The RNA shown here (transfer RNA) has 76 nucleotides and comes from a Phycisphaerae bacterium.

């Protein structure tokens, strides 16, 4: 360079236009226990990569731009 895939919670993925965006898992509380662990309740944590655009409405379509990741091709 071309082309295909991804970017949502600290980590690892769901949701693919319609009240309020979820789950495990870690971290915080609370219960039990003599005291830990496991398990069990319970709260919180999000500008859904960025910017524009479509639409009555975008995390989901769409165009460009950053980041990974793969295949492919090239050059001295």
């Nucleotide at each position: 360079g071309g082309c295909a895939g991804c970017g949502u919670a600290g980590c690892u993925c769901a949701g693919g236009g319609g009240u309020u965006a979820g789950a495990g898992c870690a971290g915080g509380g609370g219960a039990u226990u003599c005291a830990u662990a496991a398990g069990c309740c319970c709260a919180a944590g999000g500008u859904c990569g960025g910017u524009g655009g479509u639409u009555c409405g975008a995390a989901u379509c769409c165009a460009c731009c950053c980041g990974c990741u793969g295949c492919c091709a090239c050059c001295a």
Source information:
The RNAcentral record of the sequence draws on ENA. The coordinates come from a structure-prediction model, not an experiment, and the mean pLDDT is 82. It matches the Rfam family "tRNA". About the family: Transfer RNA (tRNA) molecules are approximately 80 nucleotides in length.